[in-house]
Order: sequence, then C1' cells, then structure tokens
RNA sequence: GCCCGCGUAGCUUAGUGGUGGAGCAGUCGGCUGUUAACCGACCGGUCGUCAGUUCAAAUCUGACCGCGGGCG
Repeated sequence: GCCCGCGUAGCUUAGUGGUGGAGCAGUCGGCUGUUAACCGACCGGUCGUCAGUUCAAAUCUGACCGCGGGCG
C1' cells in the first nucleotide's frame, strides 16, 4: 500500500428498514437473627464520526477514525 471482519449501556452481547432489548455490574426494596444466595423494582444508549439514500436508518451506501486478521 491492497483486501476482509468488527465498532450498540461500565463489561459481554441480541437486534439485517418501522417504539434500541437481555445477562452481569450499580442503586433501592423484599426475604433472612446477620451475610451470601434468591425475588422485585429502578438506574443506565448522541447505536465510533461525518455525509448520502429513504416517508422512515443501529440496520442500506460512501468517506474517515479505532481494533483485529490476511496479502505484498
């Protein structure tokens, strides 16, 4: 330099055009003699950035940034 994959909550991730979800973590409560475990609720997201397509974009397209891999 060229090619491919990935980027979503603090962490691991689902979501492939029509209201962004889950588990763990955190906070509060229930339960318990206490703690742990368990149960319930809450908290948390400019969906990497900027443009484009569309009535509508996390999702499709382009460029850029970051990470990983391959080729030279």
Molecule: transfer RNA
Organism: Nanobdellota archaeon